Predicted 3D model of a 105-nucleotide RNA (SAM riboswitch aptamer (S box leader)) from a Bacteroidota bacterium. It matches the Rfam family "SAM riboswitch aptamer (S box leader)". Rfam describes the family as follows. The SAM riboswitch is found upstream of a number of genes which code for proteins involved in methionine or cysteine biosynthesis in Gram-positive bacteria.

RNA sequence: GGUUUAUAGAGAAGAAGGGAGAGAUUAGGCUCUACGAACUUCUAGCAACCUACGCAUAGCAAGGUGCUAAAUCCUAACCCAAAUUUUUUUAGGGACAUAUAAAUU
Repeated sequence: GGUUUAUAGAGAAGAAGGGAGAGAUUAGGCUCUACGAACUUCUAGCAACCUACGCAUAGCAAGGUGCUAAAUCCUAACCCAAAUUUUUUUAGGGACAUAUAAAUU
C1' cells in the first nucleotide's frame, strides 16, 4: 500500500512553540481563524476498536491505537422514495467515498 469486517447524528480541553491558513478529493455553500489557523510537544479529558474484568450481547476500566468546533459541517459526484410541476426541495433512505480500529496479505 491492498483486502475484509465493524463504527462514525452522542462524547471530550488547556498550555508552550509556530506564524496563515483550516474544515479528506473535485465543485458549490457555509463556518472557524492575528481575541492566533495548520502542524509539533506536554498535561488533561472522551470512549470507536483491541486488551483487562465480567456468565454475558448488560456493563466496567483506560493498558494499545485513536479522538477532543459545527451530523463524516451540508449538498452534489450514483440509485431509490416522498413532495413539487419550478426541476427544485427533504437533519428522507441506500450505495460509493473518507476517517479510525482489528485481522490478514

It was read from a public genome assembly, where an Rfam model found it. Model confidence (mean pLDDT): 82 of 100.